The prediction has a mean pLDDT of 76. A computed fold for a 398-nucleotide RNA from Chloroflexi bacterium HGW-Chloroflexi-8, annotated as Bacterial RNase P class A. Rfam family: Bacterial RNase P class A. Rfam classes the family as a ribozyme. The sequence was found by an Rfam model in a public genome assembly.
RNA sequence: UGGGCUGGUCGGAUGAUCGCGGUACAUUUUGUAUCGAGGAAAGUCCGCACUUCAUCGAGCAAGAAGCCGGGUAACACCCGGAGCGGGAAAGCCAUUUCGGAAGACCUGCUGGAUCGGGCCACAGAAACAAACUACCUGAAAAGGUAAAGGUGAAAUGGUAGUGUAAGAGACUACCGGCGAUUACAGUAAUGUAUCGGCCAGGCAACCCCCUUCUGAAGCAAGGCCAAGCAGAAACAAAUCUCAUUUGAGAGGGAGGUUGCUCAUCUCCUUUGAGUUUCGGGUAGGCUGCUAGAAUUAAUUGGUAACAAUUAAUCGAGAUAGAUGAUCAUCCAUUUACUGGAUGUCCAAUUGGAAACACCAGUAAUAGACAGAAUGCGGCUUAUAGACCAGUCCAAUCU
Numbered sequence: 001u002g003g004g005c006u007g008g009u010c011g012g013a014u015g016a017u018c019g020c021g022g023u024a025c026a027u028u029u030u031g032u033a034u035c036g037a038g039g040a041a042a043g044u045c046c047g048c049a050c051u052u053c054a055u056c057g058a059g060c061a062a063g064a065a066g067c068c069g070g071g072u073a074a075c076a077c078c079c080g081g082a083g084c085g086g087g088a089a090a091g092c093c094a095u096u097u098c099g100g101a102a103g104a105c106c107u108g109c110u111g112g113a114u115c116g117g118g119c120c121a122c123a124g125a126a127a128c129a130a131a132c133u134a135c136c137u138g139a140a141a142a143g144g145u146a147a148a149g150g151u152g153a154a155a156u157g158g159u160a161g162u163g164u165a166a167g168a169g170a171c172u173a174c175c176g177g178c179g180a181u182u183a184c185a186g187u188a189a190u191g192u193a194u195c196g197g198c199c200a201g202g203c204a205a206c207c208c209c210c211u212u213c214u215g216a217a218g219c220a221a222g223g224c225c226a227a228g229c230a231g232a233a234a235c236a237a238a239u240c241u242c243a244u245u246u247g248a249g250a251g252g253g254a255g256g257u258u259g260c261u262c263a264u265c266u267c268c269u270u271u272g273a274g275u276u277u278c279g280g281g282u283a284g285g286c287u288g289c290u291a292g293a294a295u296u297a298a299u300u301g302g303u304a305a306c307a308a309u310u311a312a313u314c315g316a317g318a319u320a321g322a323u324g325a326u327c328a329u330c331c332a333u334u335u336a337c338u339g340g341a342u343g344u345c346c347a348a349u350u351g352g353a354a355a356c357a358c359c360a361g362u363a364a365u366a367g368a369c370a371g372a373a374u375g376c377g378g379c380u381u382a383u384a385g386a387c388c389a390g391u392c393c394a395a396u397c398u
Base pairs, nucleotide, nucleotide: 001394002393003392004391005390006389007388008387009386010385012330013329014328015327016326017325018324020036021035022034023033024032025031026030038369042380043379045378046377047376048375049374050218051217052216053215055263057262058261059260060259062214063213064212065211066210067081068080069079070078071077082110083109084108085107086106087105092100093099111209112208116207117206118203119202120201132149133148134145135144136143137142157175158174159173160172161171162170176199177198178196179195180194182193183192184191185190222287223286224285225284231278232277233276234275235274239250240249241248242247251269252268253267254266255265256264294313295312296311297310298309299308300307301306331367334364335363336362337361338360339359340358342357343356344353345352346351
């Protein structure tokens, strides 16, 4: 200097005039000052704050989560790790060709199959164990084998050897899986070493088992003020004991934070609690409504996510729904033209050229995705263009 990858920031600016909304002040017809839509405001996929329903009791059912450690108010989020994988421009190795290995980087999965049940179509001889072709022995009948071939997603772990009638973990070496009252390292997931021939698979986004967790609804939640009206019907509890003055208890009925059961509390028990259906009135105003798990900076701790301390700041709150319009200048993008000559090329004495990069000017073009409605932390999706940092590769110079 060029290319790849990853992360981050901005995403128009300034001025004038007119217009709209909030707040504060005032001399209050109005004036002055000040503030006014995002990184995603989108999706509504998660988590919470807040509000109401208050038995924030027990059991069962139902649902959700699932490698380890840490962060956080919490999370399916973030950070750092473990195991098993997948991809890969440029570069490297090899090369007739097919190709090969590793890394920055990107990216998927993760409790249990030794509790039990169930499934693995078709093909194939056989899919919880068998023998089609084949190999060996035998005159034949028959016996032995699972190495070779075939089918398949998957067929007694793989490669090589010993051995055998032919073969086979039958045995040996290395590797893979599994296991161990084992040793060392690590907080742990796990890793390394040693030993053991233990080697009959896969599926649990099939039922299931284990561990952990879980109220419902939502700002149209709720609260206050004003105003106004009209209620009706149905369902709905057998009674018993004590007392004699109302009544008390048992029983029965109904309601109370998903469903059911138990417990418990409240109300009612014929002067009717509650539930359901039909009908009428209200739709106005205020509040909730933005000072926060807030933002920014510094210091300290931590690999990091992040935490603590100190200081400073206050940045929309609309309600048919404000945050806009016009003009000018500047800037980001692209194209063309003109001029210059720093890099560059030629020459070698102070010169020439102008293809590319660079500087200046003129003209045109030109700002993406997209609009708050209770708030916050995430995830996902969309995005013209500009800038910054890190890392990998290549070339050149020192």